[in-house]
C1' cells in the first nucleotide's frame, strides 16, 4: 500500500400544518420506500431535546456544500367562470309634484278670467199628489134580547071589537163587503207649485261685454321619493389557468470531512 474480517461513532426517513414555554412522538397532509416491539391527543417523553428494548448496516448506502431533474406545498399578481354580503347610486323600473316642446281632445256654432239674473242649497208658511185612518154613498145585514106593519094562531069579551105578539115583509143598529166621484185628520228624500227671507264657494242655464286660448290624457323635460329584480360601486369567497417568490421530499452529478483492532499478501 492492497484485500478480508470483527467492532465503534453514525445511519435505519424527511417536510408541512396543528398542539406546546419550547422540542420531539402516536394521530392529519405531502413526498417517498427508509426494520420490528411497548405506550401515547381532555395525550406520551424530554430540556437544548424524544423514551424503553431488539435487529440490520457500518467508514461510506454516514455528515455537509453546490448544480440539475421531477413531485407536491405555501404566498403575491393577472385573466376566466361561478356564487355571497353591503350601498338607493337616482343606471333600469315604479310613484308623487311641477312644466307645457310635440301628439290627442275642446274652442270664432266663441276659450281663460270676470259681471248680472236664475236653478241646484237652507229655513218658514201654504197648495197639490201619494199613503193611512175616519166620515159620506151603495149593497148586505137581527130566529129571541131593534122599529113599523103584523097573515095564521093565542088571550079577553055575549058580540062588536080590543090586547100581547111568532113567522113573513120593509127600514135600520152593531158588523161585513164594494166603488172612488164627498168631507176631515195625520204623514213624507212626492211636486218645486206659490210667497218671503238667507246664501253666491262648487256645478249648471240665460243675458250683456270681450276676443284666443283651454286641458294635462299620452310622449318629452325638471325635481323629490321608493325598490337590492337587473345594471353599477365596494368588500370578501370558490374553481381553473398564466406568471413570480419561498422553503422542501426524492433521484442523479461534482467536491469536502470523519475511528480502532486482527489476519494475509
Nucleotide at each position: 500500500c492492497u484485500g478480508c474480517g470483527c467492532g465503534u461513532a453514525g445511519g435505519u426517513g424527511g417536510g408541512g400544518a396543528g398542539c406546546u414555554a419550547g422540542c420531539g412522538g402516536c394521530a392529519c397532509c405531502c413526498u417517498g420506500u427508509a426494520u420490528c416491539c411497548g405506550a401515547a391527543a381532555u395525550c406520551c417523553g424530554c430540556u437544548a431535546u424524544a423514551c424503553g428494548g431488539a435487529g440490520c448496516u457500518g467508514a461510506a448506502c454516514g455528515c455537509u456544500u453546490u448544480u440539475c431533474u421531477c413531485g407536491g406545498c405555501g404566498g403575491g399578481a393577472g385573466c376566466u367562470a361561478u356564487g355571497g354580503g353591503a350601498g338607493g347610486u337616482c343606471g333600469c323600473g315604479c310613484g308623487a309634484c311641477g312644466u307645457a316642446a310635440g301628439g290627442a281632445a275642446c274652442g270664432u256654432u266663441g276659450a281663460u278670467a270676470a259681471c248680472a239674473a236664475g236653478g241646484u242649497c237652507u229655513u218658514a208658511u201654504g197648495c197639490a199628489a201619494c199613503g193611512c185612518a175616519a166620515u159620506g154613498c151603495u149593497g148586505u145585514g137581527a130566529a129571541c134580547c131593534g122599529u113599523g106593519u103584523c097573515a095564521g094562531g093565542a088571550c079577553g069579551g055575549g058580540a062588536a071589537c080590543g090586547u100581547a105578539g111568532c113567522a113573513g115583509c120593509a127600514c135600520u143598529a152593531a158588523g161585513c163587503a164594494g166603488a172612488u166621484u164627498u168631507u176631515u185628520g195625520c204623514g213624507u228624500g212626492u211636486g218645486c207649485c206659490a210667497u218671503a227671507a238667507g246664501g253666491u264657494a262648487g256645478c249648471u242655464u240665460u243675458g250683456a261685454a270681450g276676443g284666443a286660448g283651454u286641458c294635462a290624457c299620452c310622449u318629452g323635460c325638471g325635481c323629490c321619493g321608493u325598490u337590492u329584480c337587473c345594471a353599477c360601486u365596494c368588500c370578501g369567497g370558490u374553481a381553473g389557468u398564466u406568471u413570480u417568490c419561498g422553503a422542501c421530499a426524492a433521484a442523479a452529478a461534482a467536491g469536502g470531512c470523519u475511528c480502532g483492532c486482527g489476519c494475509a499478501g
Source information
This is a predicted structure of a 265-nucleotide RNA (Bacterial large signal recognition particle RNA). Its Rfam family is "Bacterial large signal recognition particle RNA". By type it is a non-coding RNA gene. About the family: The signal recognition particle (SRP) is a universally conserved ribonucleoprotein involved in the co-translational targeting of proteins to membranes. For this family Rfam cites "SRPDB: Signal Recognition Particle Database" (Rosenblad et al., Nucleic Acids Res, 2003). The coordinates come from a structure-prediction model, not an experiment, and the mean pLDDT is 76.